[in-house]
RNA sequence: GGCCCGGGCACGCCGAAUCCUGCCACCCGGGUCGUGGACCGAUCACGGACGGCAGGAGUGGGGGACCCACCUUCGCGGCCGCACCAGCAUCACGCGGGCGCUCGGGGUGAAGCCACCGACCGGUGGCCGGGCACCUUCUCGCCCGAACCCGACAGCUCACCUCACAGGCGUGGGAAGGAAACCUC
Numbered sequence: 001g002g003c004c005c006g007g008g009c010a011c012g013c014c015g016a017a018u019c020c021u022g023c024c025a026c027c028c029g030g031g032u033c034g035u036g037g038a039c040c041g042a043u044c045a046c047g048g049a050c051g052g053c054a055g056g057a058g059u060g061g062g063g064g065a066c067c068c069a070c071c072u073u074c075g076c077g078g079c080c081g082c083a084c085c086a087g088c089a090u091c092a093c094g095c096g097g098g099c100g101c102u103c104g105g106g107g108u109g110a111a112g113c114c115a116c117c118g119a120c121c122g123g124u125g126g127c128c129g130g131g132c133a134c135c136u137u138c139u140c141g142c143c144c145g146a147a148c149c150c151g152a153c154a155g156c157u158c159a160c161c162u163c164a165c166a167g168g169c170g171u172g173g174g175a176a177g178g179a180a181a182c183c184u185c
Base pairs, nucleotide, nucleotide: 011170012169013168014167018057019056020055021054022053023052024051027048028047029046030044031043032042033041034040058165059164060163061162062161063160068155075101076100077099079097080096081095082094104153105150106149107148108147112127113126114125115124116123117122128145129144130143131142132141134178135177136176137175138174139173140172
């Protein structure tokens, strides 16, 4: 000096997932005091970081009328009740209630559709969607297309109701337009 790995600080990126205030706990720094230089201890209308709780702002979702649009969708397994029966009891079917489940349907999210390989898993290809660091558009490439929730139910949607503010990462080339910065006058 080069490359690789890991960590910290600062800055930045994807994403709605940010900002502010108060309180609490802890840590660091600073001031003061303890004969006080050091260690140590105490203290604070001081500064800062992380975390928790509460509140607010902002942002992003979901549910939910008229009008409009669409059109006969309601599956499975226990439980209870009713009905069916000449009468009694019981089972199946039927009706109703309630519970549970997910192969119907729906929601968050970029995370889907189709075809093929031998059915699952998995893989390949095409289309589509998202990301690749100031912004937008185009182009050549690269990567990703997970997970979770509701529970038979949800079109749109004023009022209204309600939920979330998590996680992950350090990032290619070219062209055009824009923005910003720097320099000069």
Molecule: c-di-AMP riboswitch aptamer (ydaO/yuaA leader)
Organism: Nocardioides sp. URHA0032